[in-house]
C1' cells in the first nucleotide's frame, strides 16, 4: 500500500429499522437494614468514535475518516 473485522455507562455486555429522550450485570453514590463490618433491600449519577447518506423513522443499513485488530503484497 490492498482486503477484511471490531468501535454503546467506569468495565462487561443487551440491541439484527418503529416497543431506545437506549437496557441488564459489576462498581460508584446516597438511604435503609445492623452494636460495627460485611451481606441484603431500594434510590440515582453514568454510553452509541466522528461526520455525511439512504429513509417518514437509524444505536441498527450504506459511504468517508479516526482508532484499534487480522490477513496480504511489495521494499532485489
Nucleotide at each position: 500500500g490492498g482486503c477484511u473485522c471490531u468501535a454503546u455507562c467506569g468495565u462487561c455486555u443487551a440491541g439484527a429499522g418503529g416497543c431506545c429522550u437506549a437496557g441488564g450485570a459489576c462498581g460508584c453514590c446516597g438511604c435503609c437494614c445492623u452494636c460495627u463490618c460485611a451481606c441484603g433491600g431500594c434510590g440515582g449519577a453514568a454510553a452509541c468514535a466522528g461526520c455525511g447518506g439512504u429513509u417518514c423513522g437509524a444505536a441498527u443499513c450504506c459511504g468517508c475518516u479516526u482508532a484499534g485488530g487480522g490477513c496480504u503484497a511489495c521494499c532485489a

Model confidence (mean pLDDT): 86 of 100. Predicted 3D model of a 76-nucleotide RNA (transfer RNA) from a Bacillota bacterium. Its Rfam family is "tRNA". It was read from a public genome assembly. NCBI's taxonomy places the organism under Bacteria, Bacillati, Bacillota.